[in-house]
């Protein structure tokens, strides 16, 4: 300098050939306990910037970042 690949909750990570955003764990709240764990309910909480395209975009296009990788 070219090219893949990835970026979603605090962390790990899923989804659909564009159509309602999900799970474990983890906080929070309650229940249970003599009380603490574990255990059962339940609540909050996320699309990497920036534009395009469409009736709709996490999904497709373009730039741009941030990382893993492969040529040179």
């Nucleotide at each position: 300098g070219c090219g893949g690949c990835g970026a979603u909750a605090g962390c790990u990570c899923a989804a659909c050939g564009g159509g309602g955003a999900g799970a474990g764990c983890g906080c929070c709240c309650g229940g249970c306990u003599u009380g603490c764990a574990a255990c059962c309910g339940g609540a909050a909480g996320a699309a990497g910037u920036g534009g395009g395209u469409u009736c709709g975009a996490g999904u497709c296009c373009c730039u741009c970042u941030c990382g893993c990788u492969g040529c040179a």
Molecule: transfer RNA
Organism: Planctomycetota bacterium